[in-house]
RNA sequence: AGAGUUGGCGGCUAGGGUUCCGGCUUCAAUCAACGGAAGCGACCGGUCCGAGAGCCGCCACUCGUGCGGCAGACAUUCGCACGAGUGCACGGCGGGACAAAAGCCCGGGAGAC
Numbered sequence: 001a002g003a004g005u006u007g008g009c010g011g012c013u014a015g016g017g018u019u020c021c022g023g024c025u026u027c028a029a030u031c032a033a034c035g036g037a038a039g040c041g042a043c044c045g046g047u048c049c050g051a052g053a054g055c056c057g058c059c060a061c062u063c064g065u066g067c068g069g070c071a072g073a074c075a076u077u078c079g080c081a082c083g084a085g086u087g088c089a090c091g092g093c094g095g096g097a098c099a100a101a102a103g104c105c106c107g108g109g110a111g112a113c
Base pairs, nucleotide, nucleotide: 007059008058009057010056011055012054015049016048020046021045022043023040024039025038026037027036060086061085062084063083064082065081066080067079068078069077088108090111094106095105096104
């Protein structure tokens, strides 16, 4: 100086808005029953969206040890079990999707160190 790897999925949460439900306001209707319209998310709710740098679980990969098989002493190789590991990570503006917004996606981006 260059190249490769540092992973995937699911659940949850921080967070998010307002399609649906609920709530509230106004209107309409009304003996009763069954039912209506518009608006409000600075409405602490349910559904919903939801983290590279949050949590948990499973898988995968790497290494070590042990056991078994091919097989015949070792090695290679295949499978299983147990253990260990999978590092570090400050970050706009702006844009995008869904109803809409966001720590979602652009993006471990631009930039900074």